[in-house]
RNA sequence: GCAGGCAAUUGCUUCAUCGCCUCUGAUUAGCAGGGGAGGAAAGUCCGGACAGCGUAGGGCAUCCUGCUUCCUAACGGGAAGGAUUCCGAAGAUUCGGGAGACAGCAAGUGCAACAGAGAGUAGACCGCCUUAGCUUAGGCUAAGGUAAGGCUGAAAGGGUGGGGUAAGAGCCCACCGGUAUUCAUGGUAACAUGGGUAGCCAGGUAAACCUCAGGAGUUGAAAGACCAAAUAUACCGGUGCUUGAGGGCGGCCCGCUCGAUACCGGAGGGUAGGUCGAUGGAGGCUGCGCGCGAGUUCAGUCCCAGAUAAAUGAUGAAGGUCCUUACGAGGAUACAGAAUCCGGCUUAUAGGUUGUCUGCAAAC
Numbered sequence: 001g002c003a004g005g006c007a008a009u010u011g012c013u014u015c016a017u018c019g020c021c022u023c024u025g026a027u028u029a030g031c032a033g034g035g036g037a038g039g040a041a042a043g044u045c046c047g048g049a050c051a052g053c054g055u056a057g058g059g060c061a062u063c064c065u066g067c068u069u070c071c072u073a074a075c076g077g078g079a080a081g082g083a084u085u086c087c088g089a090a091g092a093u094u095c096g097g098g099a100g101a102c103a104g105c106a107a108g109u110g111c112a113a114c115a116g117a118g119a120g121u122a123g124a125c126c127g128c129c130u131u132a133g134c135u136u137a138g139g140c141u142a143a144g145g146u147a148a149g150g151c152u153g154a155a156a157g158g159g160u161g162g163g164g165u166a167a168g169a170g171c172c173c174a175c176c177g178g179u180a181u182u183c184a185u186g187g188u189a190a191c192a193u194g195g196g197u198a199g200c201c202a203g204g205u206a207a208a209c210c211u212c213a214g215g216a217g218u219u220g221a222a223a224g225a226c227c228a229a230a231u232a233u234a235c236c237g238g239u240g241c242u243u244g245a246g247g248g249c250g251g252c253c254c255g256c257u258c259g260a261u262a263c264c265g266g267a268g269g270g271u272a273g274g275u276c277g278a279u280g281g282a283g284g285c286u287g288c289g290c291g292c293g294a295g296u297u298c299a300g301u302c303c304c305a306g307a308u309a310a311a312u313g314a315u316g317a318a319g320g321u322c323c324u325u326a327c328g329a330g331g332a333u334a335c336a337g338a339a340u341c342c343g344g345c346u347u348a349u350a351g352g353u354u355g356u357c358u359g360c361a362a363a364c
Stems, first nucleotide, its partner, number of pairs: 001360010011349001012319007020036006038335001042346002045344005050220004057254004062216005067081005082102001084099007103211002108209002110205002125150002127146008158176006177201002179198008224276004235266005246258003283302005289296002320333005
């Protein structure tokens, strides 16, 4: 320098004509002026605001989270840090980057293909050793010991060395590693460093059941409030009426409570319009201060969609950026569109910019 991967960020502009939604100009028509999609409006995954219902009580289930400290309205989100692990570089201990639901398998239960003698209270196939018998003196047979060596496997129940022994073995010892426990120092803490004690040596798996700790009432803007309009208790069947159907909005049980012009099903009649909720908010931007940071105090400034079957569009012209080029020009311009609001997460995204990594080529 070229190509590619990943991450972050940005995410086309202007004018004209004709339209659409909304607000303001006291009101109607008309006219004028202001505003009119996004970083994800998406998935609806998590958390909250708000609203309705529930809120004597007890028990059992169910679901979520899981290193530490902090941020926050809250969170399963974020920041900083710790340990583990992977990659790279120098180089033997540091530096840089990445990843993860990162409590417990040393509480219990379960599970693990094939191979293998043996797979979790280990295991005698080969080998090694002892004893007895036989013997053609090479060994063979039987009983027993043995986990050092071989073999199978993803994994064989700490490692090295020595002692010990018939041969062996943490059987004993030294060192190393691990675990448990304890002390000191540093740190808010997770934890780190160093020392002591115990042969204690314990396989894997908890997004397996489970255990421990903490947490969760539920529904969802079609919530809900109000105005207007309309009305049929047609009729039929079933259940129940104090010996209680059914309701009391997370599941079950107990319990409590309401409960008869009732409840469930069929069939039918009427209405099916509007206002609020609803867009000024944990709001945006700028600056100072505090904080490593996520963030936050204060001050200034701005108002920035509000539709309801759903407006945000169409046409034309010019320009920007990128690609191709026969230098005339031609092509591309992504992902995608509000629906109560807000904070996150995840996913999609042409082109540009920045960072990092990989490959190739050239030069020093």
The prediction has a mean pLDDT of 76. This is a predicted structure of a 364-nucleotide RNA (Bacterial RNase P class A) from a Bacteroidota bacterium. It matches the Rfam family "Bacterial RNase P class A". The family's RNA type in Rfam is ribozyme.